The prediction has a mean pLDDT of 81. A computed fold for a 78-nucleotide RNA from a Planctomycetota bacterium, annotated as transfer RNA. The sequence was found in a public genome assembly. Rfam family: tRNA. Rfam classes the family as a transfer RNA.
């Protein structure tokens, strides 16, 4: 340098291919109820606008260009 993958709530993921009502799940938090307490169940409720930018569209996480971080192979140096 080349190629490929990954980037979605505090962690882990889904959805992306076949764009369309409010962008979800499980843990996690935070209130509350039960329980003697620990531990636990239940119940409510917050939290992300999808790495960034910019395009197409009536509408983009999702389709296109660039662009950054990070992994992986690979070349080139030594």
């Nucleotide at each position: 340098c080349g190629g490929g993958g990954u980037g979605u709530a505090g962690c882990g993921c889904a959805g992306c291919u076949u764009g369309g009502c409010u962008a979800g799940c499980g843990c996690a938090c935070u209130a509350g109820u039960c329980u003697g307490g620990g531990g636990g169940a239940c119940u409510a409720g917050g939290g992300g606008u999808c790495g960034c930018a910019g395009g197409u569209u009536c509408a983009a996480a999702u389709c296109c260009u660039g662009u950054c971080a990070c992994c992986c192979c690979g070349a080139c140096c030594a």